[in-house]
RNA sequence: GCCUGAAUAGCUUAGCCUGGUAGAGUAGGGGCCUGUGGAGCCCCUGACCCGGGUUCAAAUCCCGGUUCGGGCC
Repeated sequence: GCCUGAAUAGCUUAGCCUGGUAGAGUAGGGGCCUGUGGAGCCCCUGACCCGGGUUCAAAUCCCGGUUCGGGCC
């Protein structure tokens, strides 16, 4: 240099192909339960890598970039 994959809550990830309310686990906070509690149950908080385009509507499609992984030379 070329090809290719990935980037979503503090962490691990689903959703993307086929555009239509961003979901789960864990963590953190609160409550219930308990003799106490680290177990169990309920509630709350928190996220789409960056810029642009298409569209009524973009995590999703298109273009460019950044970072990381793999391959070729």
Transfer RNA from a Candidatus Aenigmatarchaeota archaeon, 73 nucleotides, folded computationally.
Its Rfam family is "tRNA". Rfam describes the family as follows. Transfer RNA (tRNA) molecules are approximately 80 nucleotides in length. The family's RNA type in Rfam is transfer RNA. Rfam links the family to the GO term triplet codon-amino acid adaptor activity.
Its mean pLDDT, the model's own confidence on a scale to 100, is 83.
Taxonomically the source falls in Candidatus Aenigmatarchaeota (Archaea, Nanobdellati).
The sequence is in RNAcentral, with records from ENA.